Context: one part of a larger RNA
RNA sequence: GCCGGCGACUUAUAGGCACUGGCAGAUUAAGGCGGGAAUGCCGAAGUCAAAGCGAAAGCGAGUCUGAACAGGGCGAUAGUCAGUGUUUAUAGACCCGAACCCGGGUGAUCUAACCAUGUCCAGGAUGAAGCUUGGGUAACACCAAGUGGAGGUCCGAACCGACCAAUGUUGAAAAAUUGGCGGAUGAGGUGUGGUUAGGGGUGAAAUGCCAAUCGAACCCGGAGCUAGCUGGUUCUCCCCGAAAUGUGUUGAGGCGCAGCGGUGGAUGGUAUAGCUGGGGGGUAAAGCACUGAUUCGGUGCGGGCUGGGAGACCGGUACCAAAUCGAGUCAAACUCUGAAUACCCAGUGAGUAGUCCGCCAGUGAGACGGUGGGGGAUAAGCUUCAUCGUCAAGAGGGAAACAGCCCAGACCACCAGCUAAGGUCCCCAAAUCACGGCUAAGUGAUAAAGGAGGUGGAAUUGCAGAGACAACCAGGAGGUUUGCCUAGAAGCAGCCAUCCUUAAAAGAGUGCGUAAUAGCUCACUGGUCAAGCGAUUCUGCGCCGAAAAUGAACGGGGCUAAGCCGUGUACCGAAGCUGUGGGAUAUGGUUACAUAUCGGUAGGGGAGCGUUCUGUGGUAGUGAGAAGCAUUAGCGAAAGCAGGUGUGGACGAAGCAGAAGUGAGAAUGUCGGC
Repeated sequence: GCCGGCGACUUAUAGGCACUGGCAGAUUAAGGCGGGAAUGCCGAAGUCAAAGCGAAAGCGAGUCUGAACAGGGCGAUAGUCAGUGUUUAUAGACCCGAACCCGGGUGAUCUAACCAUGUCCAGGAUGAAGCUUGGGUAACACCAAGUGGAGGUCCGAACCGACCAAUGUUGAAAAAUUGGCGGAUGAGGUGUGGUUAGGGGUGAAAUGCCAAUCGAACCCGGAGCUAGCUGGUUCUCCCCGAAAUGUGUUGAGGCGCAGCGGUGGAUGGUAUAGCUGGGGGGUAAAGCACUGAUUCGGUGCGGGCUGGGAGACCGGUACCAAAUCGAGUCAAACUCUGAAUACCCAGUGAGUAGUCCGCCAGUGAGACGGUGGGGGAUAAGCUUCAUCGUCAAGAGGGAAACAGCCCAGACCACCAGCUAAGGUCCCCAAAUCACGGCUAAGUGAUAAAGGAGGUGGAAUUGCAGAGACAACCAGGAGGUUUGCCUAGAAGCAGCCAUCCUUAAAAGAGUGCGUAAUAGCUCACUGGUCAAGCGAUUCUGCGCCGAAAAUGAACGGGGCUAAGCCGUGUACCGAAGCUGUGGGAUAUGGUUACAUAUCGGUAGGGGAGCGUUCUGUGGUAGUGAGAAGCAUUAGCGAAAGCAGGUGUGGACGAAGCAGAAGUGAGAAUGUCGGC
C1' cells in the first nucleotide's frame, strides 16, 4: 500500500415545543395487594389548571397609577396526564488525540559524587635538593667533577580519553570503524562492596547526569483531566435553501443579540418590480457671488532705495506691494447655481409575495470583476468602504488551456428543430460569401516620450500656356575694397547703416573658400522644355524607438487575407428555447385536468430501503434440498427486491407490529492477511 473484520450523536433525569391518544378539570408518587418484572387492582400526600392587579395593606373581572368618573399599564380562563419526535440543561454526552498538574510507589547493576578495600601503569630521556672529593675563603660564600634520583617533568606502549577527516547514515554498530590525535607517577586508571532519590540527589557547572527517558526520572492511580484546536462521523429519494454583515465581547480562526434560511400556524391586499402623480436634497457637472488659493496687466495705500532740507517736510523711482478694476484659473472639509440616479409619500399593479407568532438551524475567514471613493506611488492577484454581478453553493457553450470574464441557470429520455455569446481555409461544426475601402509592416501577440519626403483621406493657401516646379544654357553688374574696426576685414571675424545707378535681373549679399584678395555658389533674371508644382493644418492604417537567458506568447498548420474598417445575406453553435414521450412537487379543481415549478454547499423539512433481535411462531416452507456462497437475459425513481442455475447439506421466511451494539472509503484509525 491493498483486501477483509471492527470503528463515532448513546443512556438517564428534568424542562421547552410539535404530533398522537385518554379525560373535561387532569393525574397519581412513595408504598401496598397480587403467583408476579401483568398492559391488573388499590393508594389524593403532592403537582398543574381553574383570576387577576398592586411594592404592599388590599381590592377583585378588574386592578395599579392618579385629584379624577380622564388617559395609560397589566389583566378579563382550557387544560391536564401519558407516548413518540425534536431541542435545551446536567452528567465523559458524537468518536479519537495532548503537552501538563497532583497522589502513592520503584530505581545509583548506566551514569555523578563520596566511603571502605584491593589492583594496574613496557621501555627510554632529563638530572632538583642533599652528599662526597678537589679547588677556594680568616671562616663562610662560591667554583668544578662525581654521586644522588626529585618532578600535577619529557618521549612513548598497555590503559584512559576523543582534536581532525573519511567511511557509515533502512549502519557490522540506536554513536561505531579506519588513518592520524591528547594524557600516560597523577587533581591518574580500574575491580569489588557500599551511601546519596525526584522540586530531590549529584555536578572542576554543560541545565550536565540520575538504567538508549531529564528545564524536573520511571510505574500505577486521580483520569474517559481539559482541548474556543486538528482529523473522522457509515443507506436512498423528494421539497426549500443561506452566510462570510452590524453590534458587544480579556473579543478578533470563539461566543451572545440582530440580519439572512427552513418549518408549522395566524393574518389578507398589507411586500416588491414596473407605470402615473407629488416631494425634499446639495452629489456629478459647473461657477467664482462667499471662504481660501492663484497668473498677467491698469491705478497704486504703505514700505524699500534715493535726492534736497537743521528739522518739519518736499521730490524722484524700470524695487516690493495692501486695496480696487480688467482678463485667465483651482478646491474633500468653497457654493450665486445644479442634474441623472437613489430615497420618501399616494394611486395602480401582481400575489405559492409580504407581515406577525412558535420551533429548528447554519453563518459571523469570503474571492474576483464593473462602478464611486479612502490608504499606497491615480503600484500590487495590495488594502479598506459603498453599490451591482458572478463564484462560493452553478453544471453547459465561448475566452487554446483558465472558480470570480462573456453567453446561459442542468427533472429524465430522443441518431428532431431554432438560436445566444462566439464563430464559418485545415486541425474543427459552419461562407475560401457579396460589396466598398485600408494595410505591405507577417502589422495583424505586447509599450512611451521622441523621430521620419511610408501611404490613404479632408481642408486652407500660394505659383502656373502672359509657361509654373525640377533639370540644362546664360547672366548674376557699376558707385564700392560703403563706413567703422583692424596688421588685414575687399558681400561672407565683428559693429553701424543697408542707399543710388545700369538694367530682363543681380542682396552693401545664402553658403563654401582666402592671411587678405582671388575662386566656386545662392537669391534674382532671360532662354530651352511643356503641365501641373509648392506650403500649412487635421485625420486613417503602417515604420523606427523595441535587450534575457534551449526554439517557444497568432492555440498550431499556415494566411497578403484566412489581416483591419464599414455594410449586407446565409449558415454553424449550449444541458438556453421549441418539438415528442415520461416522472415528481405546489396551487386550483368533484374527477378529467389546468397552471407554475423541479442546479445546489452549510442547514431545515418530508417519504422510504435494508441489517440483528423479539412477538405472531413448535408458523408457511423445507433431504423432491433451508441458510449461506457463486453466477445470471427480470422488476423498481433509488436505497433495493424477486426468479433461474450451480454449490451447499439443515434450517427457516414474507406480511403485520416492536426493540436497536442498525448501514463504512477515508479518522498519520484499529486487528488480521498478503
Molecule: large-subunit ribosomal RNA, domain II
Organism: Cyanobacteriota bacterium